[in-house]
Context: one part of a larger RNA
RNA sequence: UUUAUCUUAAGGAACUCGGCAAAAUGUCCCCGUAAGUUCGCGAGAAGGGGAGCCGGAAGGGACAGGGGAGUCAGGGGACUCCCAGGAAAUUUCGGGCGCAGAGAAGAGGGGGUGUCGACUGUUUACCAAAAACAUAGCUUUCAGCAAAGGGCCAGGGGCCUGAAGUAUUGGAGGUGAUGCCUGCCCAAUGAUUGUAUCUAAAUCCAAGUAAUAAUAUAGGUUAAUUGGUUAAGGGCAAUUAAAUGGCCGCGGUAAAACUGACCGUGAUAAUGUAGCGCAAUCAAUAGCCAAUUAAUUGUUGGCAAGUAUGAAUGGCUUAACGAAUGCCCUACUGUCUCAAGAUAAAAACCA
Numbered sequence: 001u002u003u004a005u006c007u008u009a010a011g012g013a014a015c016u017c018g019g020c021a022a023a024a025u026g027u028c029c030c031c032g033u034a035a036g037u038u039c040g041c042g043a044g045a046a047g048g049g050g051a052g053c054c055g056g057a058a059g060g061g062a063c064a065g066g067g068g069a070g071u072c073a074g075g076g077g078a079c080u081c082c083c084a085g086g087a088a089a090u091u092u093c094g095g096g097c098g099c100a101g102a103g104a105a106g107a108g109g110g111g112g113u114g115u116c117g118a119c120u121g122u123u124u125a126c127c128a129a130a131a132a133c134a135u136a137g138c139u140u141u142c143a144g145c146a147a148a149g150g151g152c153c154a155g156g157g158g159c160c161u162g163a164a165g166u167a168u169u170g171g172a173g174g175u176g177a178u179g180c181c182u183g184c185c186c187a188a189u190g191a192u193u194g195u196a197u198c199u200a201a202a203u204c205c206a207a208g209u210a211a212u213a214a215u216a217u218a219g220g221u222u223a224a225u226u227g228g229u230u231a232a233g234g235g236c237a238a239u240u241a242a243a244u245g246g247c248c249g250c251g252g253u254a255a256a257a258c259u260g261a262c263c264g265u266g267a268u269a270a271u272g273u274a275g276c277g278c279a280a281u282c283a284a285u286a287g288c289c290a291a292u293u294a295a296u297u298g299u300u301g302g303c304a305a306g307u308a309u310g311a312a313u314g315g316c317u318u319a320a321c322g323a324a325u326g327c328c329c330u331a332c333u334g335u336c337u338c339a340a341g342a343u344a345a346a347a348a349c350c351a
Base pairs, nucleotide, nucleotide: 001346002345003344004343005342006341007340008339010337011336014335019332027051028050029049030048031047036041038177053095054094055093056092057091058090066083067082068081069080070079071078072077097101109330110329111328112327113326114325115324116322117321121133122132137175138174139173140172141171142170143169149161150160151159152158153157179316180315181314183247184246185245188244189243190240191239192238193237194236195235198234199233204228205227206226207225209223210222211221212220248266249265250264251263252262275309276306287303288302289301290300291299292298
């Protein structure tokens, strides 16, 4: 010097991204316990008190063994009642010992307030345990049974599953407990339904033309052309947003100024409703005000046009829960002011 385990005056987070690490709390009994709440919780909330040993008293009436009485039995006994006998728990009074009586070890620190996710659960075997995934609940959609969907062999047909089930069932998607809610838009992209008329391939039909047997008018065959017929699809019409998605601009206006309930005008499929809001939400931004501090790019409460918030791509709340995360307070401490010492090893040195 390093590692490990400890101790420390005064201060007590001044350390640091951050109380990381350490300290403190810790058992049992009694008292006592707030807001909030889905009435279950919160709660071991918080916050107090007691605890060992010896002796006395109270308390209570268990067990052993003993004594007595009665009934039954009749080779030993059985049952019931009474008498003393007196254990433990528990309570109380006193005594005495030590620094210390849950005497060692093992054994919650607590409180307040936000964010996110309801919860228990699951996850990156070996850098991530979470706010991610799942979840119950809600909702959309497909499927009438040889079901839809899926798997396998195989090749246009089977087998298995779904299911020894039958729409209160099975499959797929979205959202994510509860509570209050979920606004407007079907123009675009999709989906579904309809389609008299329009478009449209091959096939088929018809027409003329050309070619085709030595003779060849009919008929046949072939070729291109023209016309007709015509499926799905397209087009057209309608429905559908808890489908993919979207949810405006300019000008003027109130008797100081500002603002603009109001008016005009343009555009659109419709012009962002309720709610929330400097947010886990681009930047401006350390927004502005208040609280917290001596001092705060932090945090909380408010304001609010956020011109890039916003409603199952869910919006806003929410008791309980969380090895999640932000801020504050208390207790506690070598984290620090600022270091010091002890013990056990290692290293180094000597042999």